The part of an RNA shown here (large-subunit ribosomal RNA, domain I) has 536 nucleotides and comes from a Bacteroidales bacterium. The full RNA is in RNAcentral, with records from ENA.

[in-house]
Context: one part of a larger RNA
RNA sequence: GGCCGACGGUGGAUACCUAGGCUUCCGGAGGCGAAGAAGGACGUGAUAAGCUGCGAUAAGCCGCGGGGAGGCGCAAAUGGCCCUCGAUCCGCGGAUUUCCGAAUGGGGCAACCCGGCGGGCACAAGCCCGCCACCAACCGCAGGUUGGGGCGAACGGGGGGAACUGAAACAUCUAAGUACCCCCAGGAGGAGAAAACAAUUGUGAUUCCCCAAGUAGUGGCGAGCGAACGGGGAUUAGCCCAAACCGCAGGCGUCCAGGCGCAGGCGGGGUUGUAGGACGGGCAUUAAAGGGGGAGAGCGUAGCGGAACGCGCUGGAAAGCGCGGCCGGAGAGGGUGAAAGCCCCGUACGCGGCACGCCGACCCCCGGAGCCCGUAUCCUGAGUAGCGCAGGACACGAGGAAUCCGGCGUGAAUCCGGCGGGACCAUCCGCCAAGGCUGAAUACUCCCGGAAGACCGAUAGCGAACAAGUACCGUGAGGGAAAGGUGAAAAGAACCCAGGGUAUGGGAGUGAAAUAGAACUUGAAACCGCCGGCCU
Numbered sequence: 001g002g003c004c005g006a007c008g009g010u011g012g013a014u015a016c017c018u019a020g021g022c023u024u025c026c027g028g029a030g031g032c033g034a035a036g037a038a039g040g041a042c043g044u045g046a047u048a049a050g051c052u053g054c055g056a057u058a059a060g061c062c063g064c065g066g067g068g069a070g071g072c073g074c075a076a077a078u079g080g081c082c083c084u085c086g087a088u089c090c091g092c093g094g095a096u097u098u099c100c101g102a103a104u105g106g107g108g109c110a111a112c113c114c115g116g117c118g119g120g121c122a123c124a125a126g127c128c129c130g131c132c133a134c135c136a137a138c139c140g141c142a143g144g145u146u147g148g149g150g151c152g153a154a155c156g157g158g159g160g161g162a163a164c165u166g167a168a169a170c171a172u173c174u175a176a177g178u179a180c181c182c183c184c185a186g187g188a189g190g191a192g193a194a195a196a197c198a199a200u201u202g203u204g205a206u207u208c209c210c211c212a213a214g215u216a217g218u219g220g221c222g223a224g225c226g227a228a229c230g231g232g233g234a235u236u237a238g239c240c241c242a243a244a245c246c247g248c249a250g251g252c253g254u255c256c257a258g259g260c261g262c263a264g265g266c267g268g269g270g271u272u273g274u275a276g277g278a279c280g281g282g283c284a285u286u287a288a289a290g291g292g293g294g295a296g297a298g299c300g301u302a303g304c305g306g307a308a309c310g311c312g313c314u315g316g317a318a319a320g321c322g323c324g325g326c327c328g329g330a331g332a333g334g335g336u337g338a339a340a341g342c343c344c345c346g347u348a349c350g351c352g353g354c355a356c357g358c359c360g361a362c363c364c365c366c367g368g369a370g371c372c373c374g375u376a377u378c379c380u381g382a383g384u385a386g387c388g389c390a391g392g393a394c395a396c397g398a399g400g401a402a403u404c405c406g407g408c409g410u411g412a413a414u415c416c417g418g419c420g421g422g423a424c425c426a427u428c429c430g431c432c433a434a435g436g437c438u439g440a441a442u443a444c445u446c447c448c449g450g451a452a453g454a455c456c457g458a459u460a461g462c463g464a465a466c467a468a469g470u471a472c473c474g475u476g477a478g479g480g481a482a483a484g485g486u487g488a489a490a491a492g493a494a495c496c497c498a499g500g501g502u503a504u505g506g507g508a509g510u511g512a513a514a515u516a517g518a519a520c521u522u523g524a525a526a527c528c529g530c531c532g533g534c535c536u
Base pairs, nucleotide, nucleotide: 001535002534003533004532005531007529008528009527015521016485017484020456021455022453023452024451025450026449027448028447029445030444031151032150039100040099041098042055043054044053046078047077050074051073061094062093063092064091065090066089070082071081072080105114106113107112115132116131117130118129119128120127121126134148135147136146137145138144139143155186156184157183158182159181160180166173170220196203197202207234208233209232210231211230217225218224238437239436240435241381245268246267247266248265251262252261253260254259273415275380276379277378278377279374280373281372282371283370290366291365292364293363298358299357300356301355303351304350305349309324310323311322312321313320325342326341327331333345334344335343386410387409388408389407391405392404393403396422417432418431419430420429421428472479473478492520495507496506497505498504
């Protein structure tokens, strides 16, 4: 020095555990904000660094309800307090709520600086309170009132809009109207009551799912893209204006001052395609949806009741084992010194409620429905439809290219009217554009509650089980960790000894165990050492 064995050190794998995660389902909620949010800064405790809570009334103040013996957060200790005259705690409501932040009196390098006006403290100084931003709409317009602004995970609509990539290169094409940017809205959004489909039978708003169908098509007919009709389901709902016509008040014009005309406003009327309405005539009459309010049952936000066990043995400990019982609308689950239906919390089941929120049978108020005949006249959405040019959207790449949208230009008809049925024309059929609203079925989950898992178990599972978006890194945008486990209970080692020592160790003591001693469950390997054996 090597190998082997044994015993240690180091190290923190493994096993076991779980306080935390992940995923899905069900229910709730789907917003907060100038009455100042989200998020912060700074404070706030007897002693107080961090977290949590709170705001100069500062780990809190008040009321109501619950609850019933301890309490003054995590988190010990000392001191000092509170509490059956009901504290702490839990729920609801309220008060307070510094400064920054949309931040809004002005400024500013956020949490700071500096003003104006009015009022109060008798005046001044000073302090305190209130008001003073901008934009929009409306109004009785030197002003006032109301609204907006910002934040928020995804979902929605709209305005813009890539490239890598694929086409085995690449340009049309694809990726993709994706990513991304901007605007806007809601608990959903959008769409939506036929100028629709269909095809000679018919259907009857929209949305979503399954099929139709990877079909018909489209396509450097490449790569690819990719319907509809129809059928089956989910859910079902239909309405209101503009106009004709009638009326009202004011304005303007005219004028022989009585009227007439015009535009706008308001009210009535009216809403359709077997055309409908106005208008003329006749008949009838108060319904539903929806909105608001009051009372009451229900749900949520605290809670309450809730069955049934003993003895012996082993053990540190009984829930284990033995014996004998019991309950069960409860033998889900968790805890308790090990393995408990009957010890504890619970569970099945039953009950409760001031206040606040939600829903809301029923009642009240508002609201407000038509039919027939006639057909002369009037009305039925115009810079619109259509067309041209150049684009975009449609599964459809300009194609035979209908349909839809907006840009530039042009530019109708008026019910004897107009549009569509994939160029176009005819016939036939369907339908009334150029105004608007609309629940449900659908999408999503920052958040709250519940349930579950052939999900993870500390290099896993969220980045984060722990002072985690922390420490730390970066000028910044941003990046971003490591780190869980004594024991049943601190019983956390009084006292003694070595030592400079509150380092460390040895005794003693605790404990079932101390190679469970806080660097604490188990304690693998690498690595280091001591002892022994063998070999060189």